[in-house]
RNA sequence: GACUCAUAACGAGUGGUUGAGGGACUGGCCCGAUGACACCACGGCAACCGAUUGAACUUUGGUUUCAAUGUCAGGUGCCAAUUCCAGCCCAGCAUCAUUAGCUUGGGAAAAAUGAGAA
Numbered sequence: 001g002a003c004u005c006a007u008a009a010c011g012a013g014u015g016g017u018u019g020a021g022g023g024a025c026u027g028g029c030c031c032g033a034u035g036a037c038a039c040c041a042c043g044g045c046a047a048c049c050g051a052u053u054g055a056a057c058u059u060u061g062g063u064u065u066c067a068a069u070g071u072c073a074g075g076u077g078c079c080a081a082u083u084c085c086a087g088c089c090c091a092g093c094a095u096c097a098u099u100a101g102c103u104u105g106g107g108a109a110a111a112a113u114g115a116g117a118a
Stems, first nucleotide, its partner, number of pairs: 003116005013042005021031003025087004043079003048075002050072003053067004058062001083110001088107004092102002
C1' cells in the first nucleotide's frame, strides 16, 4: 500500500522552534505574518484495543448485556469549524413538465482513526 469490520454534530491547548502556506482530492467556505501548518516539550480529551469491579444472562467455554459514559488509562488516536460543507444516488421543495436550481432529508462513495486478517 490493497482487503474486512467498526466509529463520527460530544470533548480537549499552552509554551518553544521555524516562517508561508494550511484545512486529503475538486469546488466552496474558512484558518494564516496579531505567525497558521509542521516539529518539540508539557498539558488535556476520549475510550477503538487493553486491564479491571459488581449484577444479570449462560450452551458453564466464557461471551453478551447493564451499571448516567461502571472504573482505570498500559498501546494507539485526537485537541478550529459536523469528517468544515458539497461532490454520486434516492426522496422532498420548486416547475405545466424536464435539464438547470435548493440554508431540506436519507443513503452511498471517498478520506480519517482503530481493530483484524494474508